[in-house]
RNA sequence: AGAGUUUGAUCCUGGCUCAGAAUCAACGCUGGCGGCGUGCCUAACACAUGCAAGUCGAGCGAGAAAGGGGACUUCGGUUCCUGAGUACAGCGGCGCACGGGUGAGUAACACGUGGGUAAUCUGCCUCGGAGUGGGGAAUAACACCGGGAAACCGGUGCUAAUACCGCAUACGACCACAGAGUCUUCGGACUUUGUGAUGAAAGACUUCGGUCGCUCUGAGAGGAGCCCGCGCCCAAUUAGCUAGUUGGUGAGGUAAUGGCUCACCAAGGCAACGAUUGGUAGCCGGUCUGAGAGGACGGUCGGCCACACUGGAACUGAGACACGGUCCAGACUCCUACGGGAGGCAGCAGUGGGGAAUUUUUGACAAUGGGGGAAACCCUGAUCAAGCAACGCCGCGUGGAUGAUGAAGUAUUUCGGUACGUAAAAUCCUUUCGACAGGGAAGAAGCCCUUCGGGGUUGACGGUACCUGUAGAAGAAGCCCCGGCUAACUCCGUGCCAGCAGCCGCGGUAAUACGGGGGGGGCAAGCGUUGUUCGGAUUUACUGGGCGUAAAGGGCGCGUAGGCGGUUCGUUAAGUCGGAUGUGAAAACUGUGGGCUCAACCCAUAGCCUGCAUCCGAUACUGGCAGACUAGAGUGCGAGAGGGGAAAGCGGAAUUCCUGGUGUAGCGGUGAAAUGCGUAGAUAUCAGGAGGAACACCGGCGGCGAAGACGGCUUUCUGGACCAUUGCUGACGCUGAGGCACGAAAGCGUGGGGAGCAAACAGGAUUAGAUACCCUGGUAGUCCACGCCCUAAACGAUGCAUACUUGGUGUGGGGGCACUUCAGUGUGUCCGUGCCGGAGCUAACGCGUUAAGUAUGCCGCCUGGGGAGUACGGUCGCAAGGCUGAAACUCAAAGGAAUUGACGGGGGCCCGCACAAGCGGUGGAGCAUGUGGUUUAAUUCGACACAACGCGAAGAACCUUACCUGGGCUCGAACGGCUAGUGACAAAGGGUGAAAGCUCUCUUUCCCUUCGGGGACACUAGUCGAGGUGCUGCCUGGCUGUCGUCAGCUCGUGUCGUGAGAUGUUGGGUUAAGUCCCGCAACGAGCGCAACCCCUGCCUUUAGUUGCCAGCACAUUAUGGUGGGCACUCUAGAGGGACUGCCGGUGAAAAACCGGAGGAAGGUGGGGAUGACGUCAAGUCCUCAUGGCCUUUAUGUCCAGGGCUACACACGUGCUACAAUGGGCGGUACAGAGGGUCGCAAACCCGCGAGGGGGAGCUAAUCCCAAAAAGCCGUCCUCAGUUCGGAUUGGAGUCUGCAACUCGACUCCAUGAAGUUGGAAUCGCUAGUAAUCGCGGAUCAGCAUGCCGCGGUGAAUACGUUCCCGGGCCUUGUACACACCGCCCGUCACAUCACGAAAGCCGUUUGUACUAGAAGCCGGUGAUUCAACCUUCGGGAGAUAGCCGUCCAAGGUAUGAGUGGUGAUUGGGGUGAAGUCGUAACAAGGUAACC
Repeated sequence: AGAGUUUGAUCCUGGCUCAGAAUCAACGCUGGCGGCGUGCCUAACACAUGCAAGUCGAGCGAGAAAGGGGACUUCGGUUCCUGAGUACAGCGGCGCACGGGUGAGUAACACGUGGGUAAUCUGCCUCGGAGUGGGGAAUAACACCGGGAAACCGGUGCUAAUACCGCAUACGACCACAGAGUCUUCGGACUUUGUGAUGAAAGACUUCGGUCGCUCUGAGAGGAGCCCGCGCCCAAUUAGCUAGUUGGUGAGGUAAUGGCUCACCAAGGCAACGAUUGGUAGCCGGUCUGAGAGGACGGUCGGCCACACUGGAACUGAGACACGGUCCAGACUCCUACGGGAGGCAGCAGUGGGGAAUUUUUGACAAUGGGGGAAACCCUGAUCAAGCAACGCCGCGUGGAUGAUGAAGUAUUUCGGUACGUAAAAUCCUUUCGACAGGGAAGAAGCCCUUCGGGGUUGACGGUACCUGUAGAAGAAGCCCCGGCUAACUCCGUGCCAGCAGCCGCGGUAAUACGGGGGGGGCAAGCGUUGUUCGGAUUUACUGGGCGUAAAGGGCGCGUAGGCGGUUCGUUAAGUCGGAUGUGAAAACUGUGGGCUCAACCCAUAGCCUGCAUCCGAUACUGGCAGACUAGAGUGCGAGAGGGGAAAGCGGAAUUCCUGGUGUAGCGGUGAAAUGCGUAGAUAUCAGGAGGAACACCGGCGGCGAAGACGGCUUUCUGGACCAUUGCUGACGCUGAGGCACGAAAGCGUGGGGAGCAAACAGGAUUAGAUACCCUGGUAGUCCACGCCCUAAACGAUGCAUACUUGGUGUGGGGGCACUUCAGUGUGUCCGUGCCGGAGCUAACGCGUUAAGUAUGCCGCCUGGGGAGUACGGUCGCAAGGCUGAAACUCAAAGGAAUUGACGGGGGCCCGCACAAGCGGUGGAGCAUGUGGUUUAAUUCGACACAACGCGAAGAACCUUACCUGGGCUCGAACGGCUAGUGACAAAGGGUGAAAGCUCUCUUUCCCUUCGGGGACACUAGUCGAGGUGCUGCCUGGCUGUCGUCAGCUCGUGUCGUGAGAUGUUGGGUUAAGUCCCGCAACGAGCGCAACCCCUGCCUUUAGUUGCCAGCACAUUAUGGUGGGCACUCUAGAGGGACUGCCGGUGAAAAACCGGAGGAAGGUGGGGAUGACGUCAAGUCCUCAUGGCCUUUAUGUCCAGGGCUACACACGUGCUACAAUGGGCGGUACAGAGGGUCGCAAACCCGCGAGGGGGAGCUAAUCCCAAAAAGCCGUCCUCAGUUCGGAUUGGAGUCUGCAACUCGACUCCAUGAAGUUGGAAUCGCUAGUAAUCGCGGAUCAGCAUGCCGCGGUGAAUACGUUCCCGGGCCUUGUACACACCGCCCGUCACAUCACGAAAGCCGUUUGUACUAGAAGCCGGUGAUUCAACCUUCGGGAGAUAGCCGUCCAAGGUAUGAGUGGUGAUUGGGGUGAAGUCGUAACAAGGUAACC
């Protein structure tokens, strides 16, 4: 410090997620030791038991017992001493208000911080001052009596005090009056003088020295109360709250101010700087995090507050409204004799309960501290220690060194090896911790005694820490992770299953992501997970963000509060700045030093504590006050422009309607129609009239207005801006939360009006449907007046104001200057309104003096998508609805701009038998063949739009053959290695059988040799391999198809862009072509195109057999048959030839095109081979190869038979036809390219024929296949189911083959089906092509309408590119990128989740009114009762029970408000696998979309 995740990729916006640190934690697995810390976050739920606050005999009275000893004894006991002035209890004093716990309540002067108290109190303590005289009356304990179950209570009697009560005295104190001084916040306070009045006391001990007390009082210290400034959570869907309320006067009350309380008077007080209400919460020092600023938290420790079962109340006291006190009420628990009582762990332990979860019913007062005491001492669950818990932090250990046969084992493997791995073993060494044995602290100061020298004594922890020794590597390692983020990889299993997952995402047969193994990485007595906090997140932005299009500018103005504010002088010193002082507790934190062996931890010291307050100072800036100025702002005078607004009036064109005329059959409407109108006379046309609405041309990115908006003309009223002039005022300004006004259209109310248009509605079309688009009608409405509504994509998606910052060019309004015959020309200026563009800005697009630049001021708004602008609440509205405006839940995205593609029922250019123009077909028939389907024991398998379907298959009767049935074999039908055995192998024969096979008989080796044996070959047995047309073409190689022989596909360098990318490759021409030329931030290059290659077309040359024959010769009826020849043809080698080379025109002086000449051939001459980057998970595991999986007496292999040939059907591809351009018959002519010895086969003979016999010749330019056919000549047929057509069937044959039944081809005779040119639709072809005619070949024993080739005859048409299909380039839109066979919306149905409404029902909080009134304080009364004082002894003073009253808790009644739960039913929303219906949106999305 960042990273992952939206996309095909990019940049940006933006959310989600991760890596870090932390924790009072919990859970899972694991666990050796020690130190220091920490340990009910939940039920402020309920609590058994024990302990947690007592102490003082030196304040007081009283005062045992057991036990021990003595005496007496009737042996029952009595008494004395001791125990002991002890124990227990009581009066009294002090303490119990501290310490300890908890965080319920509390949003508050509760807390923090700084002040005030001149408005106060203060026991014990310290330092001072003055005293402590003299009396009195009671009472508990105790005793007796009584009541009660108990708790406890009552009566009578005795008694003491440092308990209680008078009296005396009074330095201070307090009160009143009269002065003086000082200070002052002007209220008063302090000091002091005088006079008067009021109020005290307690003794105990003593060594007799005193000590401790007591009373009054001053001061201090520490503590407490009260008041104030500032700080202190969320909600405005809480906006108004308040009657003791705010203030005053007086009184009461308090330690003290004060409505604290009361009476009276006044009507105030608080609040947008957030009152009130609701929710939440103890606050702080600090803790965690963070670079910091911040954010979150407030457990342990420390300070403060509050509370003590719940609510209320007071008493005592220095202090409480009191945790272990009292009273009352309530709930709960317990005891009870039912009459009454007792209790309060949020003290320490502990129990139950709750919960994911939190310890021992321990020891000691040794230390520290506290209470009491003169002290000893006692008490102290404060505290100190120990125990439990890896809960946290820190430290240590589980060994160290050497050690390669790189052991065994495991994992993996390409079988060679590699890894675990110096790891282990082994050798040497050490002994921390633990175990055992021995020694053994500090923590201790005090206290007691003392002859003052000294002596004695005190440790819970603890026989602990620590030290020494002994033995021995001995007793001590796990957890998580290994796809990316993120360090770490392999095998097996599993097969969208099981599972994982923090995010992205893994898993559907080769998973580094699941589970296991091996290996590795990380941390380590721990490791992971979960929860929570901060961080990363600049993702609430003070530091430090934004708002044209990503979320975000209010629809617009006026203006209140507020915020901000021109120039200058003076003053002030609030802000601001400097210095000083006080405070900012300690702990914490940081630095330094020190102590535990180190560290954690602890100690000391310094810093820090960023703050607050006071004082002094500074005065630039801001503010306050006072004055001045004119540049901002306003105003005056002058002039012009304008659809600015309101009202009234007027006008013409057009539509419609009405009346009349002319006129006749249609009009109207559409893609085409129909509804509609029209013979009752429409449309058309003419004239007249009525009525309403809107104002053509001018008209313009022109004008005006704040926006909405404003358009005929005239008049009236009226607002604003601009220009010119600088006369006046003198900062009067800018912005603007609330508020007020305006605010398109639609809509609403009342009343008018209504021509046209037109929601709804009706009809007609369209359509699968058409509640739409189109058409014919048509009502609200549109118009007017008045009143509402208040929203828009109210947009420049851009708030207002001011200033500054290069330019160019239009246009509207107004001045200036110069020139000018002129409607002018030129120039400069102010205001407005457009376009282009620089710097700069921006994610980019773009903005660019009219900023989205640079700045300032103020306002509004945003913080992921959906849910949702929804619900609830409030408010406005007549309603519709508006404004305000959430959450649950859900997703990992949603989005902006730009890029490359792809696509479009977008555009432009161009090409192709793509269409068109033609010729011939298919689709109809019969047959052949392939496929689907069906059938079957099997009908083996594959191929499926083009690019499967006469395809793999260049040829299924057996074989092939992979399928089925049946019969067999199991080292196997073929092959390799090893071990053992046999000796041949093989041949022949027999039985059985369909064969394979099984079985029987018989015969029988070779080479070498050291004679043991070894080798070759074969068989048998065993073993390692075999075999598989079994699966996966979605694991693959190779090969192939297709787009497409389309013209494209890329790279290097440079340049541009943040980037994806672009440029080049686009553009202007041209081409078959990214072919070439020109231009150009590109320059070059590669793969493609073309050319080079082959065939063919012309010529030359070379060569001349098997080819050829012009001339010569021979032979023949005839024939290159022969001699001869190589001229020609031909053959097959080598060359030439064609290059837009030449001419003309067009074109840009180009490329090129058009025309022409020459030429066999002309613009690629024709044909072939040749297939760029890539696409389709295209095809093939059944050609072959191959990973993985499966199978092994079978999915292998052998054999026989069957099947692949089935047949209601459907489709593809073909053949033959339907006839006369034909058919039959007869005659007759002309090819090319091939094949042939397991072959082609001639002549000749036989057969009607297939064919048979025969066998010459030929390993082929020699011989053979071999007849070419259409054609030509002649003849018959004459339009018909025929002399067309040949299917089908019967019969008879031939050939091949082991074998033609299933299931071959051919021949002959006979038979003679459908079919008379083929619906929708669809295919091929642009020239030697289509069409038509035959010939050959591969495969092959045989089988060809298929396939591959060959030649013969030989056309028609192309205007053209609108349309269909495919393709190329450019451009445009896009919400597509699996790329339009894309994406995607809504209803309905089902499941599920959360939420809203709802008759109600149940709780909880709270207001108001009334009622109620315990305990208690206060007040009144007090005839009851009473020791202290007075008394004249009667009584009085005073006190008091009781009673009454005010206040008041719980409770009750009534009525509201808030909030929560639940609720039949209901509403929408989210999510869910492939459900239903349609097709709304994205392309012109097929009606542009949207508000």